[in-house]
């Protein structure tokens, strides 16, 4: 210099002045003061909050999945183990179980999994190309083929035997644990791949969503019509079932009436500074601050300076993630080339 | 603002791990004096896109993207 990884911060700032929108005060003229995001987004997890009378069970149905941990919760975050990638700094991993069972593994191959013999090697018998037996060590196909080098055996082979590597179990050591180590034993080996395929095995899960819901006001026809239904319906949103409570009709469908306020509605798992505990994620204690609440639904225009200012993108009951769209800048930390 | 759903040929759909299919519709031929039916015979596909799982995805799993439907109070 390039080339890469990683980790932060900012999203313009001041003044004028003109509009808009909120709460407060007003002498009703206006005055003070607040006024979008890091994702306000996608609705993908998870909670709060409301409402279903919704309380126990059983079976389904769904989600999650190495381990310890944080938290209101989580599929999130941290820390760790395991495995992949890459020179590395660093990044990924839906990472329980194929020795519970069941399915599938197309084409190609002799054979896709209680084996099996196309070719080949090897023995009989005919003897000439066959025909019965061994044999998985070589060839071929395949994504994928039933440990691997090496000696040794044999008719040819073969864990058939041994020695090393490698699996399995089991004891021992470190560690809370996942797991490691490799220190001993024990087994010739019994375990092809697929659970983002049924399933098993843990653990978690009632539903609906501020158009939830509550109060007030107007206005209309409390009218039609189908089904169930007192040994019966309904109530857990699940097309299932038993039980306890609660109610006595319930449920669809057509049609009428108005489309107007309030409210919930924003002070909170808040935000900022210090200190302690903790590798950390996070947690505790003081101090201090109030920072949008629209309902057709407000942030805007114009000028001036600051040498500049641009992506992406607009709150709608709140928050804790994750994901995705994006500009500029600054730092560390690695691997290359040149020069000194 | 909440809640679902879809996406395969020019249209409407089917297809649910193992060569992408029917029907309508096009386009050439036969049949007619033509034209319709009707017979053969043919073209046409980034399975909306991007990643993962798998030997192997149109089908499973995320994620984007575009399009459709529904949800107000009274009695």
């Nucleotide at each position: 210099g390039g080339a890469g990884u990683c980790g932060g911060c900012c999203a313009g700032g001041c003044a004028a002045u003109c509009g808009c929108u909120g709460u407060a005060g007003u002498u009703c003229g206006c005055u003070a003061c607040g006024g979008a995001g890091g994702a306000a987004a996608g609705u993908c997890c998870g909670g709060g909050c409301u409402c279903c009378u919704u309380c126990g069970g059983a079976c389904a149905g769904g989600g999650c999945g190495c381990c310890a941990g944080g938290u209101a919760a989580c599929g999130c975050c941290u820390g760790g183990g395991g495995g992949g990638c890459g020179c590395g700094a660093g990044c990924c991993c839906a990472c329980g179980g194929a020795a519970a069972g069941u399915g599938c593994c197309a084409c190609a191959g002799a054979a896709a999994a209680c084996a099996a013999a196309c070719c080949g090697c090897c023995g009989g018998c005919g003897a000439u190309u066959g025909u019965c037996g061994g044999u998985a060590a070589g060839g071929g196909u395949g994504a994928a083929a039933a440990g691997g080098u090496g000696c040794g055996g044999u008719a040819a082979g073969a864990g058939c035997g041994c020695a090393c590597c490698g699996c399995g179990c089991g004891a021992c050591u470190g560690g809370c644990a996942a797991c490691a180590g490799c220190u001993c034993g024990c087994g010739g080996c019994a375990c092809g791949g697929u659970a983002a395929a049924c399933c098993c095995c843990g653990c978690c899960c009632g539903g609906a969503g501020c158009a939830a819901g509550a109060c007030c006001a107007a206005a209309u026809a409390g009218g039609g019509g189908a089904g169930c239904a007192g040994a019966c319906c309904g109530u857990c949103g699940g097309a299932u079932c038993c039980g306890a409570a609660c109610g006595g009709g319930c449920u669809c469908c057509c049609g009428g009436g108005u489309a107007g306020g309030u409210u919930g509605c924003u002070a909170g798992a808040g935000g900022u500074g210090g200190c302690c505990g903790g590798u950390g994620a996070c947690g505790g204690c003081c101090a201090u601050c109030c920072c949008a609440g629209a309902u057709g639904a407000a942030u805007g225009g114009u000028u001036g300076c600051c040498u500049u200012c641009g992506a992406c993108a607009g709150a709608a009951c709140c928050c804790g993630g994750c994901u995705u769209a994006u500009u500029g800048c600054c730092g560390g930390c690695u691997c290359c080339g040149g020069c000194u | 603002g909440g809640g679902c759903g879809a996406u395969u040929a020019g249209c409407u759909c089917a297809g649910c791990g193992g060569u992408a299919g029917a029907g309508c519709g096009c386009u050439g031929c036969a049949c007619u004096c033509a034209c319709a039916u009707u017979g053969c015979a043919g073209a046409g596909g980034u399975c909306a896109c991007u990643g993962g799982u798998u030997c192997g995805a149109a089908a499973c799993c995320a994620g984007u993207a575009u399009c459709g439907c529904c949800c107000a109070c009274c009695a």